[in-house]
Context: one part of a larger RNA
RNA sequence: GGCGUAUGGGGAAUGCCUAGGCUCUCAGAGGCGAAGAAGGACGUGAUAAGCUGCGAAAAGCCGCGGGGAUCGGCACACACGAUAUGAUCCGCGGAUAUCCGAAUGGGGCAACCCGGCAUGUUGAAGACAUGUCAUCCCGCAAGGGAAGCAAACCCGGUGAACUGAAACAUCUAAGUAGCCGGAGGAGGAGAAAACAAAAGUGAUUCCGAAAGUAGCGGCGAGCGAAAUCGGAUUAGUCCAAACCAAUGUUGUUUCGGCAAUGUUGGGGUUGUAGGACCACGACAUUCGACGUGCGAUGAAUUAGAAUACCUUGGAAAGGGUAACCAAAGAGGGUGACAGUCCCGUAUAAGUAAAGACCAUUGUCGAUAGUGGUAUCCUGAGUAGUGCGGGGCACGUGAAACCCUGUAUGAAUCCGGCGGGACCAUCCGCCAAGACUAAAUACUCCUGAGAGACCGAUAGUGAACCAGUACCGUGAGGGAAAGGUGAAAAGAACCGUGAAUAACGGAGUGAAAUAGAUCCUGAAACCAUACGCUU
Numbered sequence: 001g002g003c004g005u006a007u008g009g010g011g012a013a014u015g016c017c018u019a020g021g022c023u024c025u026c027a028g029a030g031g032c033g034a035a036g037a038a039g040g041a042c043g044u045g046a047u048a049a050g051c052u053g054c055g056a057a058a059a060g061c062c063g064c065g066g067g068g069a070u071c072g073g074c075a076c077a078c079a080c081g082a083u084a085u086g087a088u089c090c091g092c093g094g095a096u097a098u099c100c101g102a103a104u105g106g107g108g109c110a111a112c113c114c115g116g117c118a119u120g121u122u123g124a125a126g127a128c129a130u131g132u133c134a135u136c137c138c139g140c141a142a143g144g145g146a147a148g149c150a151a152a153c154c155c156g157g158u159g160a161a162c163u164g165a166a167a168c169a170u171c172u173a174a175g176u177a178g179c180c181g182g183a184g185g186a187g188g189a190g191a192a193a194a195c196a197a198a199a200g201u202g203a204u205u206c207c208g209a210a211a212g213u214a215g216c217g218g219c220g221a222g223c224g225a226a227a228u229c230g231g232a233u234u235a236g237u238c239c240a241a242a243c244c245a246a247u248g249u250u251g252u253u254u255c256g257g258c259a260a261u262g263u264u265g266g267g268g269u270u271g272u273a274g275g276a277c278c279a280c281g282a283c284a285u286u287c288g289a290c291g292u293g294c295g296a297u298g299a300a301u302u303a304g305a306a307u308a309c310c311u312u313g314g315a316a317a318g319g320g321u322a323a324c325c326a327a328a329g330a331g332g333g334u335g336a337c338a339g340u341c342c343c344g345u346a347u348a349a350g351u352a353a354a355g356a357c358c359a360u361u362g363u364c365g366a367u368a369g370u371g372g373u374a375u376c377c378u379g380a381g382u383a384g385u386g387c388g389g390g391g392c393a394c395g396u397g398a399a400a401c402c403c404u405g406u407a408u409g410a411a412u413c414c415g416g417c418g419g420g421a422c423c424a425u426c427c428g429c430c431a432a433g434a435c436u437a438a439a440u441a442c443u444c445c446u447g448a449g450a451g452a453c454c455g456a457u458a459g460u461g462a463a464c465c466a467g468u469a470c471c472g473u474g475a476g477g478g479a480a481a482g483g484u485g486a487a488a489a490g491a492a493c494c495g496u497g498a499a500u501a502a503c504g505g506a507g508u509g510a511a512a513u514a515g516a517u518c519c520u521g522a523a524a525c526c527a528u529a530c531g532c533u534u
Base pairs, nucleotide, nucleotide: 001533002532003531004530005529006528007527008526009525015519016483017482020454021453022451023450024449025448026447027446028445029443030442031149032148039100040099041098042055043054044053050074051073061094062093063092064091065090066089070082071081072080105114106113107112115133116132117131118130119129120128121127135146136145137144138143153184154182155181156180157179158178164171168218194201195200205232206231207230208229209228215223216222236435237434238433239379243266244265245264246263247262248261249260250259251258252257271413273378274377275376276375277372278371279370280369286366287365288364289363290362291360292359293358297354301349302348303347307322308321309320310319311318323340324339325329331343332342333341384408385407386406387405388404389403390402391401394420415430416429417428418427419426470477471476490518493505494504495503496502
């Protein structure tokens, strides 16, 4: 020096665990904000650095309800207090709520500075206290509204590139990402100028099929329907106009009116055309809103069955024997594995605010028929057309249909539009006004529950005081870090020592090689002892 065995150090893997995550389900909620939000700054405790709570009334104040013996948060200890005159705690409602922040009296380098007016402390100056004073929109005014924040979902405006096409330009990615505006618990769409095809359907939306079909496409890469069928859910309405009435304005006037026009009310709403108008008939039927009544449900909360002995052990819930409950054998805890020890569980009760369904003798509102057809009405810079674009699965194509920048520009029921160029026949429908629940999408958030999800290099970045420490001028980037024990019983006392270090005893404990660098404690690496050996 090597090898082996043993014992240690070192180290943190592994095993076990879970306080935290992840993904869903069912309910709820789907907003907060000038009555000052979200988010912060600064304060606030006997002692108080941090977190949590709260706001100069400051770990809190008041009322009501619950509850029934302890309590003064995390967080020990000491001091001092509170509490059966019912505290702490839980639920509901209220009070207070500094300063900044949309921030809004003016300013400003956020949490600061400086004002006007009114009233008061005063009689005055100054100072202080309380209130008030931004902008925009609507309104005659009184007054009302807006703003800002917020996870996704929704609608609209605007709108890329990488990429793919094995290069690249049409094309694709994609109307995606991004940016802007707007709304709601959903949003959008929506009651046929629709589809269809010789037969019919009957608003919209969503799902499954039709179908990767028909098609589109440097016919490349790729893009990609609809009818129809099966389901989910169902709901239909209101204006404009004609006509009538009231009322205002203007023009004109022979002062009788006439004409034009505005406002309000009635009327009226469709394609088998309907309505006005005329005639007849009726005053019915059905429904909605509000109010009232009933009151399921509903916060904290309450009751809630049933086991003993022996045995092993530090500890019984284990083993053994014998019992019991069960509308409760979900789950968790307890010194190892508990239906019967504890919390619970099934079930039952209670319950403020709120309040479904139902009823209604109340109030208000809405709602209809038959026939006739001369006249009147039925949405105009609209439909359509030319040129240029866009959207439709459809790239200009034979390109219909929808939107419109530009230029033009109808018809009026003997009317008009569509059925994928166009024409005829036939069929369907009635544009140029508006509203509309449900079925659908999503989850920042609350409650209950689930998992052939993770188990500390995993699972959120974050199980732990994490968007922290730290890095960066900044936008921004962004960690590591869990486990004594059943219980602190956390090692009194003694010794060595300079020692409040460290160690040795003693003691606790089932265990201290569980001693706070604390469960288990692998390997690398280091050492000691012994054996063999060059």

Predicted 3D model of a 534-nucleotide part of an RNA (large-subunit ribosomal RNA, domain I) from Maribacter luteus. The prediction has a mean pLDDT of 83. NCBI's taxonomy places the organism under Bacteria, Pseudomonadati, Bacteroidota, Flavobacteriaceae, Maribacter. It matches the Rfam family "Bacterial large subunit ribosomal RNA". Its family is annotated with ribosome and structural constituent of ribosome in the Gene Ontology.